[in-house]
Context: one part of a larger RNA
Molecule: large-subunit ribosomal RNA, domain IV
Organism: Nitrososphaeraceae archaeon
RNA sequence: AUCAUUAAGGAACUCGGCAAAUUGACUCACGUAACUUCGGGAUAAGGUGGGCCAUUUAUUAACUUGUUUUAUUUUUAAUAAAAUAAGACAAUUAAGAAAGAGGAAGCAUGGAAUAGUGUUGUACGACUGUUUAAUUAAAACAAAGCACUCUGCUAAGAUACUAAUCGAAAUAUUGAGUGUGAUGUCUGCCCCGUGUCGGCUGGGUAACGAAUUUUCUUAAUUUGUAGAAAUUAGGUUUUGAAGGAAACCCCGAUAAACGGCGGCCUUACCUAUGAGGGUCCUAAGGUAGCGGAAUACCCUGGCCGUUAAAUGCGGUCUUGCAUGAAUGAUGUAACGAUACAACAGCUGUCUUGAUGAUUGGCUC
Numbered sequence: 001a002u003c004a005u006u007a008a009g010g011a012a013c014u015c016g017g018c019a020a021a022u023u024g025a026c027u028c029a030c031g032u033a034a035c036u037u038c039g040g041g042a043u044a045a046g047g048u049g050g051g052c053c054a055u056u057u058a059u060u061a062a063c064u065u066g067u068u069u070u071a072u073u074u075u076u077a078a079u080a081a082a083a084u085a086a087g088a089c090a091a092u093u094a095a096g097a098a099a100g101a102g103g104a105a106g107c108a109u110g111g112a113a114u115a116g117u118g119u120u121g122u123a124c125g126a127c128u129g130u131u132u133a134a135u136u137a138a139a140a141c142a143a144a145g146c147a148c149u150c151u152g153c154u155a156a157g158a159u160a161c162u163a164a165u166c167g168a169a170a171u172a173u174u175g176a177g178u179g180u181g182a183u184g185u186c187u188g189c190c191c192c193g194u195g196u197c198g199g200c201u202g203g204g205u206a207a208c209g210a211a212u213u214u215u216c217u218u219a220a221u222u223u224g225u226a227g228a229a230a231u232u233a234g235g236u237u238u239u240g241a242a243g244g245a246a247a248c249c250c251c252g253a254u255a256a257a258c259g260g261c262g263g264c265c266u267u268a269c270c271u272a273u274g275a276g277g278g279u280c281c282u283a284a285g286g287u288a289g290c291g292g293a294a295u296a297c298c299c300u301g302g303c304c305g306u307u308a309a310a311u312g313c314g315g316u317c318u319u320g321c322a323u324g325a326a327u328g329a330u331g332u333a334a335c336g337a338u339a340c341a342a343c344a345g346c347u348g349u350c351u352u353g354a355u356g357a358u359u360g361g362c363u364c
Base pairs, nucleotide, nucleotide: 001358002357003356004355005354006353008351009350012349017346026049028047030046035040037182052103053102055099056098057097059095060094061093062092064091065090066089067088068087069086070085071084072083073082074081075080105109117344118343119342120341121340122339123338124336125335129141130140145180146179147178148177149176150175157166158165159164184330185329186328188261189260190259193258194257195254196253197252198251199250202249203248208243216235217234218233219232220231221230222229223228262280263279264278265277266276289323290320301317302316303315304314305313306312
């Protein structure tokens, strides 16, 4: 290290009954609760029996023997006799069953092996299923069901190197995306902000647009003593009005879209409580439920049960530091190698060690 046994006790062990032990397959004119979606729960739980020999009973089969019935054929004048076939009853043998206060042996008869421990409560997840190959199998993922959004077909959506492919040789009871997660009872208020959708006679606005405007300059002409100025036809440069889309501002809708869901003061004939009142703020102020919860800091909350004793567990109360309604709320039969608590049985887990078998190592 792997097995086996163990007096008395029986979880006192321990984070925790981890490990081990208990149970076990089959049988029955035994039995089986709450709850329930009426299917289950259920092998619920809890009990009985067993091998061998003999006896009895019925069954089946066999061919044999005996008794007997019917039919046919032959013989006979007829009774009757013989043969064949079928059936019934009884006996015999064999098989495999059942029954019974029959019997013998052993510690033990499902004699080895194979071969469910059971019950109760709570949480979570409905269920079967899937997952971190090699530390996590779960309460995580999925799921059917529910809801919302998009999608009229060259569909939306996805990939792309942009003449393509999938979707789909489909067509809104379709396809795609998102959230929730069977079923039951339900799913409250808020559209101020963000998002999405819609509207828009207003504001705003890019490219474009070119009105207008500035400088310099070529040629010709005109005026002037000159410097210079002007006109006409061109070039160059600068200014950039009106007009002008979407977005945005603006006006609405929408929360199973992202999300949010209050303070202070006062008050009823002891006290307490606060139905009620006042006031401030807000888009609206948390509804139904549930509640020391897988969520409760203070805190090992108060009370009850469980124990001799419980920071545990269950129930209840509850202004809940910081619950709450598809980021779903709350119940729920069935299910679970899930988590927690308890009980019965069981045991070397322990009190508390011991012995035996096999094997590896160390020392010699």